[in-house]
Context: one part of a larger RNA
Molecule: small-subunit ribosomal RNA, 5' domain
Organism: Bubalus bubalis bubalis
RNA sequence: GGAUGAACGCUAGCUACAGGCUUAACACAUGCAAGUCGAGGGGUUUCGAGGGAGCUUGCUUCCGAGAGACGACCGGCGCACGGGUGAGUAACGCGUAUCCAACCUGCCCUUCAUAUUGGGAUAGCCUUCCGAAAGGAAGAUUAAUACCGAAUAACAUAGUAUAGUUGCCUGACCUUACUAUGAAAGCUCCGGCGAUGAAGGAUGGGGAUGCGUUCCAUUAGGUAGUAGGCGGGGUAACGGCCCACCUAGCCGACGAUGGAUAGGGGUUCUGAGAGGAAGGUCCCCCACAUUGGAACUGAGACACGGUCCAAACUCCUACGGGAGGCAGCAGUGAGGAAUAUUGGUCAAUGGGCGCAAGCCUGAACCAGCCAAGUAGCGUGAAGGAUGACUGCCCUAUGGGUUGUAAACUUCUUUUAUACGGGAACAAACCUUGGUACGCGUACCAAAUUGCGUGUACCGUAUGAAUAAGCAUCGGCUAACUCCGUGCCAGCAGCCGCGGUAAUACGGAGGAUGCGAGCGUUAUCC
Numbered sequence: 001g002g003a004u005g006a007a008c009g010c011u012a013g014c015u016a017c018a019g020g021c022u023u024a025a026c027a028c029a030u031g032c033a034a035g036u037c038g039a040g041g042g043g044u045u046u047c048g049a050g051g052g053a054g055c056u057u058g059c060u061u062c063c064g065a066g067a068g069a070c071g072a073c074c075g076g077c078g079c080a081c082g083g084g085u086g087a088g089u090a091a092c093g094c095g096u097a098u099c100c101a102a103c104c105u106g107c108c109c110u111u112c113a114u115a116u117u118g119g120g121a122u123a124g125c126c127u128u129c130c131g132a133a134a135g136g137a138a139g140a141u142u143a144a145u146a147c148c149g150a151a152u153a154a155c156a157u158a159g160u161a162u163a164g165u166u167g168c169c170u171g172a173c174c175u176u177a178c179u180a181u182g183a184a185a186g187c188u189c190c191g192g193c194g195a196u197g198a199a200g201g202a203u204g205g206g207g208a209u210g211c212g213u214u215c216c217a218u219u220a221g222g223u224a225g226u227a228g229g230c231g232g233g234g235u236a237a238c239g240g241c242c243c244a245c246c247u248a249g250c251c252g253a254c255g256a257u258g259g260a261u262a263g264g265g266g267u268u269c270u271g272a273g274a275g276g277a278a279g280g281u282c283c284c285c286c287a288c289a290u291u292g293g294a295a296c297u298g299a300g301a302c303a304c305g306g307u308c309c310a311a312a313c314u315c316c317u318a319c320g321g322g323a324g325g326c327a328g329c330a331g332u333g334a335g336g337a338a339u340a341u342u343g344g345u346c347a348a349u350g351g352g353c354g355c356a357a358g359c360c361u362g363a364a365c366c367a368g369c370c371a372a373g374u375a376g377c378g379u380g381a382a383g384g385a386u387g388a389c390u391g392c393c394c395u396a397u398g399g400g401u402u403g404u405a406a407a408c409u410u411c412u413u414u415u416a417u418a419c420g421g422g423a424a425c426a427a428a429c430c431u432u433g434g435u436a437c438g439c440g441u442a443c444c445a446a447a448u449u450g451c452g453u454g455u456a457c458c459g460u461a462u463g464a465a466u467a468a469g470c471a472u473c474g475g476c477u478a479a480c481u482c483c484g485u486g487c488c489a490g491c492a493g494c495c496g497c498g499g500u501a502a503u504a505c506g507g508a509g510g511a512u513g514c515g516a517g518c519g520u521u522a523u524c525c
Stems, first nucleotide, its partner, number of pairs: 001525004006521005013377005019370002021335001026333003030330003035077003040074002043070005050063005084288003093213008103205002108201007116150004126139005155182007164173003186193002214260003221251003226248004231243003263285004267278004290311005313324004341367001343366003349363001350361004380411004391401004416462006425452001431446007469514005474495003480509005490497002
């Protein structure tokens, strides 16, 4: 000198953009953050053209084409994404490169082949019971795209036999025949939406390996599932991943083992570079979700707002027993030098579900607070000397300085205030009409949708009107005098100032630097 997620002191006009618990992965009141589908189902219910019965003639009741809606329940999909944090991890965790002839992949796309026939339950509803509650039990009854059989098999898998092609070690691909095993689901507004098997694609994941990846040798030996083999189990898949048996190996001064520290990278800061330091915001990967462990479901989890067990803590209780998990968004306490609103909207972008309308979305987009950063703008401009008054200084009837500074004259109006006008962000989906053809898709036209917002911005009017501080002035280092003090009070980054003429302390005047900031402290280069 530059830099910062900074803090502190003094000061403070505006706008835009970006940023905001670095400490206690401490504890959390309250609200919200993941639902959706009635075009899967049983049901519940609203309106209702029309009709029947009763009859007090305008009420009750029953049937009902048709049009909707839905708490809870069964079922489907989602909840494994998105969002948070960096505790752990020195590791194939990450980065980079290669490989899988050792693998999986819901939704999506393409192609081929299918959907025949049966069955028994169960939730809900109803009845009864237990419990303070959380919740639970029994009985009766019912549906499905829920569950379970049988059939069929283009195809797949396994086995046996068989003709070839080929490679990179185990091998891979492929022809034919036989045997065994293996599917399915319907709904509909009739337009569609779905179901099953197989192959391929796309996307996402899993695994293996080379190289790189902090400090300590005042850590030198470490290791029995340890190293390898054979056979099995397990897995989507390879593998001591696990197990039985056999062999005795394996790692290590090219630093094993142990300890300390730490998420990694893209990047960021600095530097001419080489380097050094950092990893906040944004993006990618990893890990975690009060602590520890475990599996279930599922295409995918060993699952932040799922389950079970144990532990600590908090809460409720009728003392028998129960409930909870903000490292989601706000917010509270605590810690700390220190870090914001218990805001608005789904309008846009994106996600989930749905044929769609749509619903949900603290993702996201906006707004609020904070000079905490960067950039821009302003606090006026021109003229104006008899160089006015005050202040300060001096060699003091006089000069110098403050100082073109002021007054005064002319001008401007960014900003401010008031009034008026007033956006972009919206493309669509959907609906209606039309066109094309490959006939369910595309295109065209109209119409619809704005939280922010009457905001940004523009215009008019008024009037210099609303707007300057902070640090320093001995040398380094730009900027000097007077008064006070008298080794006192104090200053100080280093050298050093102060003991009666202090340009170094305190004040004043003046000056210098930067400027809505300026200094100090901390840290890095």